[in-house]
RNA sequence: UCGCCUUGCGCGGGAGAGACGGCCGGGACUUCCAAAGAAGGCCCAGGCCGACGCCGAAGGAGCAACCGCCCCGGAAACUCUCAGGCCACAGGACCGUGCAGGGUCG
Numbered sequence: 001u002c003g004c005c006u007u008g009c010g011c012g013g014g015a016g017a018g019a020c021g022g023c024c025g026g027g028a029c030u031u032c033c034a035a036a037g038a039a040g041g042c043c044c045a046g047g048c049c050g051a052c053g054c055c056g057a058a059g060g061a062g063c064a065a066c067c068g069c070c071c072c073g074g075a076a077a078c079u080c081u082c083a084g085g086c087c088a089c090a091g092g093a094c095c096g097u098g099c100a101g102g103g104u105c106g
């Protein structure tokens, strides 16, 4: 110096799964009315609550193969669904890339 591994930050990409009821809010409409206003049903990826359903790619847990000589342990994008999520936004494992470090393996 290059490669490899790894940490932080920036940028780009990045999947899945929801309908129902109640209350509130908003919208246009209709009717009544001189007006102010009132009533009615309808609609709304809106807010809260409830019961149920569903998803897996934050995090967490589990382990057949596999690794480690056995015990024991490690461990996935597999399994679970505690947590999280079910328009979009956000978040997001992981991938690429830039910058700044670390390891000291070749």
Base pairs, nucleotide, nucleotide: 002106003105004103005102006101007100008099009098010097011096012095013094018052020050021049022048023047024046025044026043027042029040030039031038032037053086054085055084059082060080061079062078066074067073
Predicted 3D model of a 106-nucleotide RNA (Glycine riboswitch aptamer) from a Sphingomonadales bacterium. It was read from a public genome assembly, where an Rfam model found it. Its mean pLDDT, the model's own confidence on a scale to 100, is 75.